Context: one part of a larger RNA
RNA sequence: CUGGGCGUAAAGGGUGCGUAGGCGGCUUGGUAAGUCAGAUGUGAAAUCCCGGGGCUCAACCUCGGAAUUGCAUCCGAUACUGCCAUGCUAGAGGACUGGAGAGGAGUCUGGAAUUCACGGUGUAGCAGUGAAAUGCAUAGAUAUCGUGAGGAACACUAGUGGCGAAGGCGAGACUCUGGACAGUAUCUGACGCUGAGGCACGAAGGCCAGGGGAGCGAACGGGAUUAGAUACCCCGGUAGUCCUGGCAGUAAACGGUGCACGUUUGGUAUGGGACAAUUCGACCUGUUCCGUGCCGGAGCUAACGCGUUAAACGUGCCGCCUGGGAAGUACGGUCGCAAGAUUAAAACUC
Numbered sequence: 001c002u003g004g005g006c007g008u009a010a011a012g013g014g015u016g017c018g019u020a021g022g023c024g025g026c027u028u029g030g031u032a033a034g035u036c037a038g039a040u041g042u043g044a045a046a047u048c049c050c051g052g053g054g055c056u057c058a059a060c061c062u063c064g065g066a067a068u069u070g071c072a073u074c075c076g077a078u079a080c081u082g083c084c085a086u087g088c089u090a091g092a093g094g095a096c097u098g099g100a101g102a103g104g105a106g107u108c109u110g111g112a113a114u115u116c117a118c119g120g121u122g123u124a125g126c127a128g129u130g131a132a133a134u135g136c137a138u139a140g141a142u143a144u145c146g147u148g149a150g151g152a153a154c155a156c157u158a159g160u161g162g163c164g165a166a167g168g169c170g171a172g173a174c175u176c177u178g179g180a181c182a183g184u185a186u187c188u189g190a191c192g193c194u195g196a197g198g199c200a201c202g203a204a205g206g207c208c209a210g211g212g213g214a215g216c217g218a219a220c221g222g223g224a225u226u227a228g229a230u231a232c233c234c235c236g237g238u239a240g241u242c243c244u245g246g247c248a249g250u251a252a253a254c255g256g257u258g259c260a261c262g263u264u265u266g267g268u269a270u271g272g273g274a275c276a277a278u279u280c281g282a283c284c285u286g287u288u289c290c291g292u293g294c295c296g297g298a299g300c301u302a303a304c305g306c307g308u309u310a311a312a313c314g315u316g317c318c319g320c321c322u323g324g325g326a327a328g329u330a331c332g333g334u335c336g337c338a339a340g341a342u343u344a345a346a347a348c349u350c
Base pairs, nucleotide, nucleotide: 003322004321005320006319007304008303012318014201015200016199017198021194022193023192025088026087028085029084030083031082033081034080035077036076038074039073040072041071042070049065050064051063052062053061054060091191092188093187094186095184096183097182098181103177104176105175106174107173108172109171110154115149116148117147118146119145120144121143125136126135162169163168206247207246208245209244210243211242215241216240220236221235222234223233258317259316260315261314262313263312266295267294268293269292270291271290272289274287275286276285299306300305323350324349325348332343333342334341335340
């Protein structure tokens, strides 16, 4: 390179937005670049292939033909692609109406609980474990009542429930704000899909500066256990966990399944909206659209399993894989305060 692949065997980028590029709905007209047909010129000779001839044959030599799949010019074709113009509304987007939601940011408020401080009552234990001990306590602990301080997290509701691109989001109120969905069919008229680079977001832990510090708790100290015990268990406990501003950029960042569109039997449950029938209303029933689950048909799959939310059948675009180890390492580059991240081999070995 041609292939074959990427749920679990190697392989989907952590996620989105978007540049170049690739690809792109229906109609009519033009053009004729791609495409197709014909003609002319050229495509040296040798070689190769086919037919014939010459060395006794062959190798070899020689004659003729074919081939040289290409390029250029001319004349045509116009279905498809491209380009130009025209119109359309099924894609896409806007408008209006409506309800749902832990979607995001900020400000304020709340109660329960833990801890601490002070005061009251009260007396000898408390705590902890498999059993203990370290620890706390007559300087009055634990328990209990009252008052206060402070930080963090928001029980029940809570649901294979909801929202978000992913990470993720859960007390309440207010302000600002993003998206999705349904209905009307009112507007624009292909404005679309994907997306190398790029940009933005990105759990926990970590780093820098300043705050904060109740509980928990790497490190560390002590008590046990044990042959030892740098652990598991217990008593303490610093970073950290929290807030503000910045850095970092990784995860089993998982559905281990890239995004978008079209096509293809069903059953059942569920969140939201709409419509229809019934009704005073609530409720209930049915249908349809979007979302979330389970079970299963065809089909697919090595099997497991997937199965209209596909891993079925197709299309467009991107990313990635190519035996195991060495190795996601070395070297170099880029980024970072650092930790490190990213890009990424080979020798050698099986």

Annotation:
RNAcentral holds the full RNA, with entries from SILVA. The part of an RNA shown here (small-subunit ribosomal RNA, central domain) has 350 nucleotides and comes from a metagenome. The coordinates come from a structure-prediction model, not an experiment, and the mean pLDDT is 86.